[in-house]
Context: one part of a larger RNA
């Protein structure tokens, strides 16, 4: 760019794709069947493989931005307390996200037209014949159903709302005016980028504080005990990453784009 004014919302749904799985137990019933030995069709229940698809409540994994403990060196003059190198130095633990080893759902049910095949009525061909002319059953396949995209489906749809049609020109245009949108900021339930979402002061989008959870596992300093390692107590302390609430203290400044031909009626 187009969809024949501009826009915002919900939509049909050509057509595309996806899904469509096996088993085994158990009851019909040790029944039909068969001398026996064996051992069913077909219904109706129950669990599982393996696939999918979602999501973190549980159980785990990670979790180099978060606690904690230690070895050796370094340096902050020394002690003490701390950084910082050593595979994230090694070791424990772990919040969020992100996962499977984890939860929780899927496959059915039903329709229709059919295949091989089984019919029914019935000539050609007084008989017979599923077939010729009619009309039926019949598959894990095939259409639908079920999930997902989906009007560039150029045959470009439908429906609801909102908005413009003033002004200058002969005419192409020009200005305005405004529903909406978009540049641009903050940011994430999004995401390679774009997009898509939450917001931009009439705000709680991000950050920052304040509470709160959650995670480490009891800081420093004193105090007291003990030759001392140390251990007790002030101390369920101290620290903290993303998690929930609050709260305009910081940062969302500043900008731009945008729409009319025809008909019929009056004058």
């Nucleotide at each position: 760019c187009g969809c024949u004014g501009c826009a915002a919302a919900c939509u049909u749904g050509a057509g595309a794709g996806g899904a469509g799985u096996c088993a085994a137990c158990u009851u019909u019933a040790g029944u039909a069947c068969g001398a026996g030995a064996g051992g069913a069709u077909u219904g109706g229940g129950u669990u599982g493989g393996a696939c999918g698809g979602a999501c973190c409540c549980c159980u785990g994994g990670u979790g180099a931005u978060c606690c904690a403990g230690u070895u050796g060196g370094a340096c902050u003059g020394c002690u003490a307390a701390g950084u910082c190198c050593a595979c994230c130095g090694c070791u424990g633990g772990g919040u969020a996200g992100c996962u499977a080893c984890g939860u929780c759902c899927g496959g059915c049910a039903g329709g229709g037209a059919u295949a091989a095949c089984c019919g029914c009525u019935g000539a050609a061909a007084g008989c017979a014949u599923c077939u010729a002319a009619g009309c039926g059953g019949g598959a894990a396949g095939c259409c639908c159903c079920c999930c997902u995209c989906a009007a560039g489906a150029c045959a470009a749809g439908g429906u609801u709302u909102g908005c413009u049609a003033g002004u200058c020109g002969u005419a192409a245009g020009a200005c305005g005016u405004g529903a909406g949108a978009c540049c641009c900021c903050u940011g994430g339930u999004a995401g390679a980028c774009c997009a898509c979402c939450a917001g931009g002061u009439u705000g709680a989008u991000a950050g920052g504080c304040c509470g709160c959870g959650c995670g480490u596992g009891c800081a420093c300093g004193g105090g007291c005990a003990g030759a001392g390692a140390u251990g007790c107590c002030c101390u369920c302390a101290g620290c903290g990453g993303a998690g929930c609430u609050g709260u305009a203290c910081u940062a969302a400044c500043g900008g731009u784009c945008a729409a009319a031909g025809g008909u019929u009626c009056g004058g």
About this RNA
The prediction has a mean pLDDT of 86. The part of an RNA shown here (large-subunit ribosomal RNA, domain VI) has 267 nucleotides and comes from a Phycisphaeraceae bacterium. Rfam family: Bacterial large subunit ribosomal RNA. Clan: LSU clan. Taxonomically the source falls in Phycisphaeraceae (Bacteria, Pseudomonadati, Planctomycetota, Phycisphaerae).